Molecule: Bacterial RNase P class A
Organism: Promineifilum sp. (SeqCode)
């Protein structure tokens, strides 16, 4: 000074006008509200709704299937698939990063293409070999046919059952040995453990892939604030109380239904006549009570695993103590809307300085952007994604000075 790793903050700011939700006090009211004034009023992700949990109603004697999570050790949490420490494994020189990291030496399945062969003590394509029959050559040797060894060597693949050197044999081969690697047993020694190392024995028998089915083991009831709780128009139910008839006609399953006049009753038009409309006159207006319960309107509902500062324990997630704060509850959804001024950030000219000549910092002038993603809906913990710009800490390689 250049390339990174990592971990953490912040996410415009101020005025002015006009305008919206909560809430207090005052004042008004037709008690519905309404007004003035003071207070407050989105986020690191309020988002995906993908794990945990609280909360609230259901279900529920026990056990067990389906179906579904989760998988190294220890630890923190109210829990978790979260974090935090660490072990192994992959990848980076490295700061570090990334991993659902049981089990395919049970069982089942699955693997494009190329290859003989892709999993079964498989396979002979190019080859070694030997043994026999021919058939060439003086001869060394060769050639075909056929039996029969072999799993070494070329060769196809992402993969063909260890590697290296001997020993062996016709050729060969873990068919033998030594080392070496890897499995798996047993065992010492550290480790809470994962897991290391170290010794011994074993045979080379056990290729991938279980976020394939499966096996082990542990976990887990179900539905969600539109949970739920209270109040309660309207209309229908159901109980009681309950005013006023007679005449005539049609029709009948002879119970009984319907249509006119008279007349009486009860509401409405409208406070009272009148009048005129509805409905009723023996089961009904109408009044009343009840019961569930719908529009609808309270609650849940924002005080809570809580923020802030501090001691303290702890490596660290975190936890304990003490102090001090109240910090959005809208309901189709309120936190806006316009202009100023500063600030940022692009784009285009210009200057300076520095330069590994690619660019980098700083000033400056002029135009441009309202300025990153984003926006509460019971409420907490996480995860995961989106995020212009700026800020701050820790560490690593490379180059150069001193």
């Nucleotide at each position: 000074c250049a390339a990174g790793c990592u971990g953490g903050c912040u996410g415009g700011g101020u005025g002015a006008u006009c305008g919206c939700g909560g809430u207090u006090u005052c004042g008004g009211u037709u008690c519905g509200c309404c007004g003035a004034a003071g207070c407050u009023g989105a986020g690191g992700a309020a988002a995906g709704u993908c794990c945990g949990c609280a909360c609230u109603c259901c279900a529920c004697a026990g056990g067990g299937c389906a179906a579904g999570g989760u998988g190294c050790c220890g630890g923190c949490u109210a829990a978790c698939a979260g974090c935090c420490g660490g072990g192994c494994g992959g990848g980076g020189u490295g700061a570090c990063u990334c991993g659902a990291c049981g089990g395919c030496a049970a069982g089942u399945g699955c693997a494009a293409c190329a290859g003989a062969g892709a999993g079964g003590c498989a396979u002979a394509u190019u080859g070694c070999c030997g043994g026999a029959a021919g058939g060439g050559g003086c001869a060394a040797c060769u050639c075909u046919u056929u039996c029969g060894g072999c799993g070494a060597g070329g060769g196809u693949g992402a993969a063909a059952c260890g590697g290296u050197g001997g020993u062996g044999c016709a050729a060969g081969a873990g068919a033998c040995c030594a080392c070496c690697g890897g499995c798996g047993g047993c065992g010492g020694c550290a480790g809470c453990g994962a897991u290391g190392u170290c010794g011994c024995c074993g045979g080379c028998c056990a290729g991938g892939c279980a976020a394939a089915c499966c096996c082990c083991a542990c976990c887990a009831g179900g539905a969600g604030c539109a949970a739920g709780g209270c109040c309660a128009a309207g209309c229908a139910g159901g109980g009681c109380g309950g005013a006023a008839g007679g005449g005539g006609g049609u029709c009948u399953u002879c119970g009984g239904a319907c249509c006119g006049c008279c007349a009486c009753g009860a509401g409405g038009c409208u406070g009272c006549u009148c009048g005129u409309c509805u409905c009723g006159u023996u089961u009904g207006a109408c009044g009343u009570c009840c019961g569930g319960g719908u529009a609808g309107g309270c609650u849940g509902c924002u005080u809570g695993a809580g923020g802030c500062c501090g001691c303290c324990g702890g490596u660290a997630a975190c936890g304990g103590c003490g102090g001090u704060c109240c910090c959005a509850g809208a309901u189709a959804g309120a936190u806006g809307a316009u202009c100023g001024c500063c600030g940022g950030c692009g784009c285009u000219g210009u200057g300076u300085g520095a330069u590994u000549c690619g660019u980098c910092a700083c000033g400056u002038a002029g135009c441009g952007c309202g300025c990153a993603c984003a926006g509460a809906a019971u409420g907490c913990g996480g995860c995961u994604u989106a995020u212009a710009g700026g800020c701050c800490g820790g560490c690593u390689u490379g180059c150069c000075a001193a």